[in-house]
Record summary: The RNA shown here (transfer RNA) has 77 nucleotides and comes from an uncultured Pyrinomonadaceae bacterium. The same sequence occurs in records of 2 taxa. The RNAcentral record of the sequence draws on ENA and MGnify. It matches the Rfam family "tRNA". Rfam classes the family as a transfer RNA.
RNA sequence: GGCUGGGUAGCUCAGCUGGUUAGAGCGGCAGAUUCAUAACCUGCAGGUCGAGUGUUCAAGUCACUCUCCAGCCACCA
Repeated sequence: GGCUGGGUAGCUCAGCUGGUUAGAGCGGCAGAUUCAUAACCUGCAGGUCGAGUGUUCAAGUCACUCUCCAGCCACCA
């Protein structure tokens, strides 16, 4: 340098034909339970969907540029 895959909540990930309000598990907080703690149960908070531009009535989802991570291939004075 080329190609492929990926970047969505604090962490691990889903979301695939563009369409109502973006979700799960774990974690956090509160409650309930208990003599108390843990576990189990209920509820709540938490998101610029990596950044920007474009297409569209509408973009996490499509296009382009940039950026970061992983892998493969190539080059090398």